[in-house]
RNA sequence: GGCCGAACCCAUCACGGGACGGGGGACCCAAUUCAGUGGGGUGCAUCUCGCAACGAGAGCGGCAGCUUCUCAGCCGUAACCCGUCAGCUAACCCCGUAGGCCACUGAGGAGAG
Numbered sequence: 001g002g003c004c005g006a007a008c009c010c011a012u013c014a015c016g017g018g019a020c021g022g023g024g025g026a027c028c029c030a031a032u033u034c035a036g037u038g039g040g041g042u043g044c045a046u047c048u049c050g051c052a053a054c055g056a057g058a059g060c061g062g063c064a065g066c067u068u069c070u071c072a073g074c075c076g077u078a079a080c081c082c083g084u085c086a087g088c089u090a091a092c093c094c095c096g097u098a099g100g101c102c103a104c105u106g107a108g109g110a111g112a113g
Base pairs, nucleotide, nucleotide: 001102002101003100004099008018009017010016019097020096021095022094023093024092029087038085039082040081041080042079046058047057048056049055050054059077060076061075062074063073066111067110068109069108070107071106072105
C1' cells in the first nucleotide's frame, strides 16, 4: 500500500455516535405421518461417482493497487457453534465487528478521473 472476511469509520480520560453482519421471535401461509443413525446455526466450503486414506467431476466461492463487465488461467471447497430445541415472521429481544495473508495472474471492453 493491498487481499480474504460483516469484522469498519468518528470521537472520548471514561461514557459513546454511526455503519455493516448474524440469530431468536406473531397473525397469515407452510407443515401436520413415520422414523430417528435426532434436529438446527455461522460460512463459498456442498453433492455425485469410484478399487473410498484418496482421486475425478459437477456446483459454489476467491484472484487486489480507480470502478465494473467478459474471456482465459490459477486457487479453495475448511473450521466451528447450539444441545433434543428453533419453518416464514411485524412489533420486540439477543449477539459479532475477529482472524489470516501478499509484493503485485493476464487479455479485451465500458466508465470515472
This is a predicted structure of a 113-nucleotide RNA (c-di-AMP riboswitch aptamer (ydaO/yuaA leader)) from a soil metagenome. RNAcentral holds the sequence, with entries from MGnify. Its Rfam family is "c-di-AMP riboswitch aptamer (ydaO/yuaA leader)". Rfam links the family to the GO terms cyclic-di-AMP binding and regulation of gene expression. Of the family's consensus pairs, 92% are formed in the model.